[in-house]
RNA sequence: GAAGUUCGCCAGGCAAUCGCUGCGCACCUCGUCGUGCGUGGAGGAAAGUCCGGGCCCCGCAGAGCAGGAUGCCGGCUAACGGCCGGGCGCCGUGAGGCGACGGAAAGUGCAACAGAGAGCAGACCGCCGACGAUCAGCGAUGAUCGGGCAAGGGUGAAAGGGUGAGGUAAGAGCUCACCGCGGGACUGGUAACAGGACCGGCACGGCAAACCCCAUCCGGGGCAAGGCCAAAUAGGGGAGCAUUGGCGUGGCUCGCGUCGCUCCCGGGUAGGCCGCUUGAGCGUCGUGGUGACAUGACGCCCAGAUGAAUGAUUGCCCCGCGUCGACGCGUCCGCGUCGGUGCGCGACAGAACCCGGCUUAUCGGCGAACUUCCUCU
Numbered sequence: 001g002a003a004g005u006u007c008g009c010c011a012g013g014c015a016a017u018c019g020c021u022g023c024g025c026a027c028c029u030c031g032u033c034g035u036g037c038g039u040g041g042a043g044g045a046a047a048g049u050c051c052g053g054g055c056c057c058c059g060c061a062g063a064g065c066a067g068g069a070u071g072c073c074g075g076c077u078a079a080c081g082g083c084c085g086g087g088c089g090c091c092g093u094g095a096g097g098c099g100a101c102g103g104a105a106a107g108u109g110c111a112a113c114a115g116a117g118a119g120c121a122g123a124c125c126g127c128c129g130a131c132g133a134u135c136a137g138c139g140a141u142g143a144u145c146g147g148g149c150a151a152g153g154g155u156g157a158a159a160g161g162g163u164g165a166g167g168u169a170a171g172a173g174c175u176c177a178c179c180g181c182g183g184g185a186c187u188g189g190u191a192a193c194a195g196g197a198c199c200g201g202c203a204c205g206g207c208a209a210a211c212c213c214c215a216u217c218c219g220g221g222g223c224a225a226g227g228c229c230a231a232a233u234a235g236g237g238g239a240g241c242a243u244u245g246g247c248g249u250g251g252c253u254c255g256c257g258u259c260g261c262u263c264c265c266g267g268g269u270a271g272g273c274c275g276c277u278u279g280a281g282c283g284u285c286g287u288g289g290u291g292a293c294a295u296g297a298c299g300c301c302c303a304g305a306u307g308a309a310u311g312a313u314u315g316c317c318c319c320g321c322g323u324c325g326a327c328g329c330g331u332c333c334g335c336g337u338c339g340g341u342g343c344g345c346g347a348c349a350g351a352a353c354c355c356g357g358c359u360u361a362u363c364g365g366c367g368a369a370c371u372u373c374c375u376c377u
């Protein structure tokens, strides 16, 4: 100097004028859209509605089946499918990144084509002729059959472990050495797991984001939850079930509770208040911890709208784009700096009960640590 990896933070600024809204205070003509002052007023994702909860309602809130979710080990957390650390596997030169990461000798199933043969499966081209036999030959020997082989070749993504030596009629873990595979024991580690010596010629290809098996967990519905006040009417009409029944917040069975329940047609009302923002909250410092985080002290209050507030205009600065000019580099295209001018809600994008996460979208900037390459010293 260039290229990367990981983590944290910010998310246009300043001023003026007008406007909206929550809260507090004061005043008055007391309006229900009053006036004035003070103070607060969209995000890192508010998004997706994917997980987990707080909260609310139902349910004797119980048991089981079906169903669903998660899946290495140890921690953190209210909890999680999240986060942290570690192990193993894969990718990367590396810093690092990703993992749907329990089980394939419980069973079932899937894998085109090619190939002799693809789960417990082989003889297409080949090799042998020891053993038995046939033919030819005086004989040596040659050819062939029965038979033996799977070492060589071929097909394929993958072929009854690999390399080498011995052995054999030719071969083969047939034997041996090393590797691979399996086993149990020992050592280290909380564990996942890792490792030297030992034994065994050796059952063992893949897929479970296939069915399945195993372990753990799961009641349901949701702020349009729910509660209060007010208003209004036609407690009208019809059909069905009815104690061997109906109903009781996913399905089925048992249990329990209750005595009514379900559907269709038609009519009336639908306004206000609460829930509603002080929280598993935030900031700083200390202590403990590799870390997620825990804990102590001090400090802070940081939207609560309801057809839906948090905005509009102007000026300057910053930033981006277009254009003109000057200068510099450059063969041209073009690039950089400065100045003028025009445009710009200036990336992605707007709370609606709240919180912890994940995922997706995204302009520009700041900071820290680490990795690789080049050059100089």
Base pairs, nucleotide, nucleotide: 001373002372003371004370005369006368007367008366009365010364012317013316014315015314016313017312018311020041021040022039023038024037025036026035027034028031043348047359048358050357051356052355053354054353055222056221057220058219062254063253064252065251067218068217069216070215071214072086073085074084075083076082087101088099089098090097091096102213103212107211108210109207110206124153125152126149127148128147131146132145133144134143135142136141161179162178163177164176165175166174180202181200182199183198186195187194188193226274227273228272229271236265237264238263239262240261241260245259246258247257248256281300282299283298284297285296286295287294288293318346319344320343321342322341323340324339325338326337327336328335329334
Source information:
This is a predicted structure of a 377-nucleotide RNA (Bacterial RNase P class A) from Azoarcus taiwanensis. Its mean pLDDT, the model's own confidence on a scale to 100, is 77.